[in-house]
Description:
Predicted 3D model of a 73-nucleotide RNA (transfer RNA) from a Bacteroidales bacterium. Model confidence (mean pLDDT): 83 of 100. The sequence is in RNAcentral, with records from ENA and MGnify. RNAcentral records the identical sequence in 2 taxa. Taxonomically the source falls in Bacteroidales (Bacteria, Pseudomonadati, Bacteroidota, Bacteroidia). Its Rfam family is "tRNA". Gene Ontology term of the family: triplet codon-amino acid adaptor activity.

């Protein structure tokens, strides 16, 4: 230098044919228990990697660019 893939909660990763984003761990608080763990119940936590574009309406489609993995020369 070309290509292919990924980027979505503190980690890990779902999200269907585009219609207002969720799961397990983990933190927190209640509830149990002499106490702790576990095991219930609840809460809180997101400019969907960026910047346009196309739609009445983008996490979902297009293009650019950034990071990062594989390859290839």
């Nucleotide at each position: 230098g070309c290509c292919a893939c990924a980027u979505u909660a503190g980690c890990u990763c779902a999200g269907u044919u585009g219609g207002u984003a969720g799961a397990g761990c983990a933190u927190c608080g209640c509830a149990u228990u002499c106490g702790u763990a576990a095991c219930g119940c609840g809460a809180a936590g997101g400019u969907c990697a960026a910047c346009a574009g196309u739609u009445c309406a983008a996490g979902c489609c297009u293009g650019u660019u950034a990071u990062g993995u594989g390859g290839c020369u």